[in-house]
RNA sequence: UUCAAAUUUGGCAAUGAGGUCUGCCUUAAACCGUUCCAUUUGGAGCUAAUGACAUCUACUUUUAA
Numbered sequence: 001u002u003c004a005a006a007u008u009u010g011g012c013a014a015u016g017a018g019g020u021c022u023g024c025c026u027u028a029a030a031c032c033g034u035u036c037c038a039u040u041u042g043g044a045g046c047u048a049a050u051g052a053c054a055u056c057u058a059c060u061u062u063u064a065a
Base pairs, nucleotide, nucleotide: 010025011024012023013022016056017055019053020052021051033046034045035044036043037042
C1' cells in the first nucleotide's frame, strides 16, 4: 500500500521488557507518587525501573580482572 474476514474480550495498578501471582475497572472507568513555600499556577526537594516475586536491560556506588 492492496485484498478479504470478523466485531473481538480487553484495559489498569507514579520511569523499560517479557513471565508468574494478586487486586481493580470495563463503554467509562480502573490509573495518573509524595513534602514544603507561595497563590504569580510558580519555586525548592524526597523515594522508586515491582502492586508482589524473581529475571533481563538502563542508571548510581564499590571491588576485582
Fluoride riboswitch aptamer (crcB RNA motif) from Mariniflexile rhizosphaerae, 65 nucleotides, folded computationally. The sequence is in RNAcentral, with records from Rfam. Lineage of the source: Bacteria > Pseudomonadati > Bacteroidota > Flavobacteriales > Mariniflexile. Model confidence (mean pLDDT): 75 of 100.